[in-house]
Context: one part of a larger RNA
RNA sequence: UGACGGGGGCCCGCACAAGCGGUGGAGUAUGUGGUUUAAUUCGACGCAACGCGCAGAACCUUACCUGGUCUUGACAUCCCGGGAAUUUCCUGGAAACAGGAGAGUGCCUCGCAAGAGGAACCUGGUGACAGGUGCUGCAUGGCUGUCGUCAGCUCGUGUCGUGAGAUGUUGGGUUAAGUCCCGCAACGAGCGCAACCCUUAUCUUUAGUUGCCAUCAUUAAGUUGGGCACUCUAAAGAGACUGCCGGUGUCAAACCGGAGGAAGGUGGGGAUGACGUCAAGUCCUCAUGGCCUUUAUGACCAGGGCUACACACGUACUACAAUGGCCGGUACAAAGGGCAGCAACACAGCGAUGUGAAGCUAAUCCCAUAAAGCCGGUCUCAGUCCGGAUUGGAGUCUGCAACUCGACUCCAUGAAGUUGGAAUCGCUAGUAAUCGUGGAUCAGCACGCCACGGUGAAUACGUUCCCGGGCCUUGUACA
Numbered sequence: 001u002g003a004c005g006g007g008g009g010c011c012c013g014c015a016c017a018a019g020c021g022g023u024g025g026a027g028u029a030u031g032u033g034g035u036u037u038a039a040u041u042c043g044a045c046g047c048a049a050c051g052c053g054c055a056g057a058a059c060c061u062u063a064c065c066u067g068g069u070c071u072u073g074a075c076a077u078c079c080c081g082g083g084a085a086u087u088u089c090c091u092g093g094a095a096a097c098a099g100g101a102g103a104g105u106g107c108c109u110c111g112c113a114a115g116a117g118g119a120a121c122c123u124g125g126u127g128a129c130a131g132g133u134g135c136u137g138c139a140u141g142g143c144u145g146u147c148g149u150c151a152g153c154u155c156g157u158g159u160c161g162u163g164a165g166a167u168g169u170u171g172g173g174u175u176a177a178g179u180c181c182c183g184c185a186a187c188g189a190g191c192g193c194a195a196c197c198c199u200u201a202u203c204u205u206u207a208g209u210u211g212c213c214a215u216c217a218u219u220a221a222g223u224u225g226g227g228c229a230c231u232c233u234a235a236a237g238a239g240a241c242u243g244c245c246g247g248u249g250u251c252a253a254a255c256c257g258g259a260g261g262a263a264g265g266u267g268g269g270g271a272u273g274a275c276g277u278c279a280a281g282u283c284c285u286c287a288u289g290g291c292c293u294u295u296a297u298g299a300c301c302a303g304g305g306c307u308a309c310a311c312a313c314g315u316a317c318u319a320c321a322a323u324g325g326c327c328g329g330u331a332c333a334a335a336g337g338g339c340a341g342c343a344a345c346a347c348a349g350c351g352a353u354g355u356g357a358a359g360c361u362a363a364u365c366c367c368a369u370a371a372a373g374c375c376g377g378u379c380u381c382a383g384u385c386c387g388g389a390u391u392g393g394a395g396u397c398u399g400c401a402a403c404u405c406g407a408c409u410c411c412a413u414g415a416a417g418u419u420g421g422a423a424u425c426g427c428u429a430g431u432a433a434u435c436g437u438g439g440a441u442c443a444g445c446a447c448g449c450c451a452c453g454g455u456g457a458a459u460a461c462g463u464u465c466c467c468g469g470g471c472c473u474u475g476u477a478c479a
Base pairs, nucleotide, nucleotide: 001479002478003476004475005474007473008472009471010470011469012468013467015463016462019427020426021425022424023423026318027317028316029315030314031313032312033311034309035308042053043052064304065303066302067301068300069299070298073129077128078127079125080124081123082122083121086103087102088101089100090099091098092097107118108117109116110115131293132292134291135290136289140287141286142282143281144280145278147276152191153190154189155188156187157186158167159166160165171182172181173180197270198269199268200267202238203237204236205235206234207233208232211228212227213226216225217224241264244258245257246256247255248254320420324379325378326377327376328375329374330373336367337366338365341360342359345356346355347354348353386417391412392411393410394409395408396407397406433455434454435453436452437451438450439449
């Protein structure tokens, strides 16, 4: 100087408390461990691994296994020989591949032509070489997690100390903040904080189609004429700064209350992550040192596996019902996506869907009925008109192909489950809870992920205690 303490003081955080809803019990989905297996590819392991890499394993992916094959190689550059590229068919085979038959002369330069040369591509050969998701994340770059959006981490000069180092950065107030003020052997500065950026909340101006409709006509309908006031869209501005008033305070910083205001003291949300810590994670994104491999640890193909199942754990979904289930009617979103696409509408089908097909490269057309809600009816507390697992049958769609191993539909079947032990998680407001909608990936496949809106609470006395963190101080046989 640090680190640590079941030492002290001050302070903060959904840390506790106060509340609301869960997890832990059930079934299923999914990840992991274990076991099994020819293989169940590999990585990730307290918080910070376990719906994680994977924004989507039937083949492919794929790295694993079994079998069949290749050896200058699936891919790159150089050299030599042949051939236009390309394309059709036959035989063997699971395919890779092997053998055979046919069609076929483009582009550039020279040339009347024949022909010669060249670029690209195909093919045979020689060796230099290629290749490796093989090992080492404890050799590395890059990227990422975490402490933590915590308020800290440092430097120059000066001063003090023999020195390590101290001071500044401590102290008194204050703040979300090393934020600001005052004081002070310190005076300044840098990286962080804040602000600048995006979004949302109010208004103004500009603009008015594909958007909108107050007034005037018109219609089944903003449908059409008309209009751009309103909504909205998207660009530019305004607006909030403790600016104003009162009080407290050291004539300070600031705090408390008030006015005006759409918004008030960081208005809400996001992006933004200091010096560093964990030899944290990643050599399987990529790059890369070293090592290993080179008729194989490389490459191609078919099939299988990653989907196994006495069990254990994590994360979710669906429930156990009446604040509910079912039936009928009816209302109101936002944000997205669409041409190898979204598909209105009509018809067929109980339905998944099929057939035909308008419109739309989209503020125009489509996906697209939002659902919870509201109104009416029914069920009356039961393993039920709750719950839907499982299984049988019949189908639809995608795709060479749904057996291993897809999703969906219909009929039948109708398991566990009556609110979950010890323990444990999230959340402070348009939040929790609850309800539906869209998107990426994607041929197909979503209870996951990311985003969007609808309805919309309760509680916070307080900081003794648990956990984590910041500052000062103290002890130490620790570094």